[in-house]
């Protein structure tokens, strides 16, 4: 200098004219007028996702069951969530980003497309071997039956049995080392073994299990014995375990309360000698009474709500950004500085409060830490 990470923060000032809404105070031609003063959007108000404040309805307490939500460790805190730290992974040269988190050997059932010989107490398709058994060859040994030469001892020739050392076939089989499928094929690498082969057997490595020690609050970390113990994924399938939840919302919910109309009530008729008291009821009366609707106030705020004010021009100037010959300041330089000339300033607008959470955002300030290059 130039790319970048990571927290915090600001997200246009002044000032003139015109205007909007609340409150106050004062004028009068008492008007929903007019002047004056004062106060009037955000880091997200916005999404309505998660709690909590408030309100109503349910409800003696207390547990089951159902449905739902959460799910490593600490610490804060209203269990929402932040803050820090852990373990396994993913991305960057880095600074640093970023997924996921009880349980699948000590409940217990389920799953796995395609491919592929085999995918759940694995599996023999190619390839290897074929000790063992089984078929062959041809050879040695031993004992026999037949036949042949010989007086005899003996020899020879075929036959079929046994046993024996060996060569072939690859039929029974053996192998899970090598090829091939797949996201997964029952640890790795060496040496021994072995007909071939294999944790079969050993070192050594990885994993699990188990003991121990030692850090650490904890999650976990380090390190050492012993055991050949040596397939694993999906709980975002179903389930198990541990904690937490009643349900609707400011159009909640009070209060007041027209006009029509409804209900009642008095005055009517009739029973009845009268009150009361019962029965009938079309209409019509009334300064009658009740619920309710329109409306109106309360919730409701030091901005406020009423379908909803906070705004809009002009003028200077500011970050920022573009292009500029020289001369001026700074530097070895690259290149900034100061000067001219343009350009310029997002996402968005409260509606009962708050607190989080996600999402949107032009520039821009500050601190910290990375990486390339230059110079010394």
């Nucleotide at each position: 200098u130039g790319a970048g990470c990571c927290g915090g923060c600001c997200g246009g000032g002044u000032g003139g004219c015109c205007g909007c809404g609340g409150c106050g105070c004062a004028g009068c031609c008492c008007g929903a007028c007019u002047g004056c003063g004062u106060c009037g959007a955000g880091g997200a108000a916005g999404g309505u996702c998660g709690g909590g404040a408030c309100u109503c309805c349910g409800c003696a307490g207390g547990g089951c069951a159902a449905g739902g939500a959460u799910g490593c460790u600490g610490g804060c805190g209203a269990g929402a969530g932040c803050c820090a730290g852990g373990a396994c992974g993913g991305g960057g040269c880095g600074a640093c980003c970023u997924g996921u988190c009880g349980g699948a050997u000590c409940a217990g059932g389920g799953c796995a497309a395609c491919a592929g010989a085999g995918a759940g107490c694995a599996g023999a398709c190619c390839g290897c071997c074929g000790a063992u058994g089984g078929c062959u060859c041809g050879g040695c040994c031993u004992a026999g039956c037949u036949c042949c030469c010989g007086c005899a001892g003996g020899g020879g020739a075929a036959c079929a049995a046994g046993g024996u050392a060996g060569g072939g076939c690859a039929c029974a089989g053996g192998u899970g080392a090598g090829g091939g499928u797949g996201a997964a094929a029952c640890g790795g690498u060496g040496c021994g073994g072995u007909a071939a082969g294999a944790g079969c057997g050993c070192a050594c490595c990885a994993g699990c299990g188990u003991c121990c020690g030692g850090a650490g609050u904890g999650a976990u970390c380090c390190g050492g014995g012993c055991g050949g113990c040596u397939c694993g994924g999906c709980a975002a399938c179903c389930c198990c375990c541990a904690u937490c939840c009643g349900g609707a919302g400011c159009a909640a919910g009070g209060c007041c309360a027209a006009g029509c109309g409804u209900g009642g009530g008095a005055c009517g008729a009739c029973c009845g000698g009268c009150c009361c008291g019962g029965u009938c009821a079309a209409u019509g009366u009334c300064u009658c009474c009740a619920g309710g609707u329109a409306g109106g106030c309360c919730g409701c705020a030091c901005a406020g709500a009423u379908g909803g004010a906070u705004g809009g021009u002009c003028a200077c100037c500011c970050a920022g950004c573009c292009g500029g010959a020289c001369c001026c300041c700074c530097g070895c330089a690259a290149g900034g500085g100061a000067c001219c000339g343009g350009u310029g300033g997002a996402c968005a607008g409260a509606a009962u409060c708050c607190c989080g959470c996600c999402u949107a955002c032009a520039g821009g300030c500050c601190g910290g830490c990375u990486c390339a290059c230059c110079g010394u």
About this RNA:
Model confidence (mean pLDDT): 75 of 100. Bacterial RNase P class A from an Acidimicrobiales bacterium, 376 nucleotides, folded computationally. Its Rfam family is "Bacterial RNase P class A". By type it is a ribozyme. It is recorded under the gene name rnpB. Taxonomically the source falls in Acidimicrobiales (Bacteria, Bacillati, Actinomycetota, Acidimicrobiia). Of the family's consensus pairs, 92% are formed in the model.